A computed fold for a 368-nucleotide RNA from Ruania rhizosphaerae, annotated as Bacterial RNase P class A. It matches the Rfam family "Bacterial RNase P class A". By type it is a ribozyme. The prediction has a mean pLDDT of 78. The sequence was found by an Rfam model in a public genome assembly.
[in-house]
RNA sequence: UGAGUCGGCCAGGCGGUCGCGUCGCGGGGAAACUCGCGCCGAGGAACGUCCGGGCUCCACAGGGCAGGGUGGUGGGUAACACCCACCCGGGGUAACCCGCGGGACAGUGCCACAGAAAUCAGACCGCCGUCCGGUUAGCCGGGCGGUAAGGGUGAAACGGUGGUGUAAGAGACCACCAGCGUGCCGGGUGACCGGUGCGGCUCGGUAAACCCCACCCGGAGCAAGACCAGACAGGGAGUGUUCGAGGGCGGCCCGCCCGAGCUCCCGGGUAGGUCGCUGGAGGCGUGCGGCAACGUACGUCGUAGAUGGAUGGCCGCCACCGAGGCAAGUCCUCGGGACAGAACCCGGCGUACCGGCCGGCUCAUCCC
Numbered sequence: 001u002g003a004g005u006c007g008g009c010c011a012g013g014c015g016g017u018c019g020c021g022u023c024g025c026g027g028g029g030a031a032a033c034u035c036g037c038g039c040c041g042a043g044g045a046a047c048g049u050c051c052g053g054g055c056u057c058c059a060c061a062g063g064g065c066a067g068g069g070u071g072g073u074g075g076g077u078a079a080c081a082c083c084c085a086c087c088c089g090g091g092g093u094a095a096c097c098c099g100c101g102g103g104a105c106a107g108u109g110c111c112a113c114a115g116a117a118a119u120c121a122g123a124c125c126g127c128c129g130u131c132c133g134g135u136u137a138g139c140c141g142g143g144c145g146g147u148a149a150g151g152g153u154g155a156a157a158c159g160g161u162g163g164u165g166u167a168a169g170a171g172a173c174c175a176c177c178a179g180c181g182u183g184c185c186g187g188g189u190g191a192c193c194g195g196u197g198c199g200g201c202u203c204g205g206u207a208a209a210c211c212c213c214a215c216c217c218g219g220a221g222c223a224a225g226a227c228c229a230g231a232c233a234g235g236g237a238g239u240g241u242u243c244g245a246g247g248g249c250g251g252c253c254c255g256c257c258c259g260a261g262c263u264c265c266c267g268g269g270u271a272g273g274u275c276g277c278u279g280g281a282g283g284c285g286u287g288c289g290g291c292a293a294c295g296u297a298c299g300u301c302g303u304a305g306a307u308g309g310a311u312g313g314c315c316g317c318c319a320c321c322g323a324g325g326c327a328a329g330u331c332c333u334c335g336g337g338a339c340a341g342a343a344c345c346c347g348g349c350g351u352a353c354c355g356g357c358c359g360g361c362u363c364a365u366c367c368c
Stems, first nucleotide, its partner, number of pairs: 001364010012318007020041002023038006043339001047350002050348005055221004062254004067217005072086005087101001088099004102212002107210002109206003124151002126147009159177006178202001180199008225275004234266006246258003282301008320336006
């Protein structure tokens, strides 16, 4: 200098003017409301509603079945399918990135086409032996038997290389290697890793197919829920009252508990106000512990709370980006600014995005 990879931050600023919302102060008004001044007033994702919680209400007497979630190990966290570190496998020269990461010897299913044959398979072309026929030596054809090392097909053909052996071959046997099973030793909290010995010689892939295994799982949701005010109009039918309707908020069964009401049809009234509603598993700074995620101590900050739902328009200057120009300097002109709007709150993940800044690491090249 270039390329790559990982992480962090910003998301225009200042001034003026007109206009909004909550709150505070003051004035006017019987009230509705209105006037003046002042502090403050959308996000990195507020989006998706995919996870996990806080909070609120219902339940908690248990057992079983079904259902759902997760899936290497160890940590973090309120918790999680999140985050950190490590292990294994794959990609990459590397930094790094990816993983629906337990089980194919519980069972079932699938592997098209091609090919002889795709789980206990297989003989198309071949190779060998033997018999018969033809033939000029060669050789050709057929029957029987042996063979799966060679060739071919395919994503994949029931280990690889070399040798012994054989009529020709073959783990039939041997050496080495890979794989699988297993004993011992060493390292590690662990998943696992390394070393060494023995052995049958070798029993494919697929579970993001059904399934098996291990662990975990009450429900509903701020339109939750609590309070206040106010209005109205009841009528009919069925069923039940200890021989128990109905209820106990994911489904079913058993069991247990409560229990005098419950269900349906026709009709009437209400839809208002207050709380919940913003100080939290909070932000920032420093120290300590930890590889890290994070924890902890001290200090410090206090800044939307709407409810048909507020923060906008204009002007000027500056900053940033792009293009052009030139007398080449913090110059001149023109243009541009994305994705997008809180509604109880928080921790994540996913998706969208104009432009900019900072840092770590890897590789290549050059110079000293």